[in-house]
Parts: sequence; structure tokens; C1' cells
RNA sequence: CCCUUCGAGGAGCGCUGCGACACUGGCUUGAACAAAGCCGGUGCCAGGCUCGAAGCGGCUUGUUCCUACCAACGGCGCUCGGUUAAC
Repeated sequence: CCCUUCGAGGAGCGCUGCGACACUGGCUUGAACAAAGCCGGUGCCAGGCUCGAAGCGGCUUGUUCCUACCAACGGCGCUCGGUUAAC
């Protein structure tokens, strides 16, 4: 760093539906009904992002130490909560 799981980023309802995912149609490669890729259809779908922790793991060897800080974001509409004298 990747993967997986968990936690956090206040909460809820409605709408749309890009990606991913599930099912499915076709095309290409292929000996193949395998596998992979590509183009669609239907369904589902607005924490998929960031931060932190963990490990049955994978890759990697990418300097070390000290101090300080504890976040930034998340389609549209509505509602609630917190803060604010109020917005």
C1' cells in the first nucleotide's frame, strides 16, 4: 500500500438512478456448454468517500525521533435533533 471485517463522521422520510452487485440477452476470443472481454435489458441502489482499529491474509523494504493538531467531504426535496440572542 492492497484486501476483508468492525467503528466513527447526529437522525429520519420521499424522489431520481451513475458505478458496483444479482439475474438475463447478444457479440468477440476460444476446442469448449470453461473462462475472459465488450454492448444491452431487468432488479437493487445516494457512506461507493474520508479517518481510525483489527487480521486467515496479499504486496512491499519504501529513513528515524520528538512535538503539536483531531478533520474534510457525501445528488434533490422535506422533517427532526444539537449549537446560536436569532438567522
Molecule: SAH (S-adenosyl-L-homocysteine) riboswitch aptamer
Organism: gamma proteobacterium symbiont of Bathyaustriella thionipta